A computed fold for a 119-nucleotide RNA, annotated as FMN riboswitch aptamer (RFN element). Model confidence (mean pLDDT): 81 of 100. It matches the Rfam family "FMN riboswitch aptamer (RFN element)". Its family is annotated with FMN binding in the Gene Ontology.
RNA sequence: UUUGUUUUUCGGGGCGGGGUGAGAUUCCCCACUGGCAGUAGAAGUCUGCGAUUCUGUUUUACAGAGCGAAUAGGUAACGCCUAUACCAACGGUUAUAGUCCGGUAUGAAGAAAAACUUA
Numbered sequence: 001u002u003u004g005u006u007u008u009u010c011g012g013g014g015c016g017g018g019g020u021g022a023g024a025u026u027c028c029c030c031a032c033u034g035g036c037a038g039u040a041g042a043a044g045u046c047u048g049c050g051a052u053u054c055u056g057u058u059u060u061a062c063a064g065a066g067c068g069a070a071u072a073g074g075u076a077a078c079g080c081c082u083a084u085a086c087c088a089a090c091g092g093u094u095a096u097a098g099u100c101c102g103g104u105a106u107g108a109a110g111a112a113a114a115a116c117u118u119a
Stems, first nucleotide, its partner, number of pairs: 001119001004116007016030004031099002033088002035049004044086002053065005070084005090102003
């Protein structure tokens, strides 16, 4: 360095200002945020995965379904640069929520470290 096992730790961000109103971090104007792996080095909008949602069953689980959004120019680059766009589950709420509260973290994809182990 490599193969595998076990353990431990880590593992999702964001409403600030103004307006209307009896009431809004929910509406309107401006603002703000972006999980994990991959891709020629960097991705919310490419590819794949996870989470949220639904259904079934033999229900601490497994299987299936579903799962948002980008263009133009430059460039090696749909990842970079410039410009302009777009997207964001469910339940709750004095009023409609990506940003508040809740299921919900001791979770997942996955990352790191240690011990043992294989070549």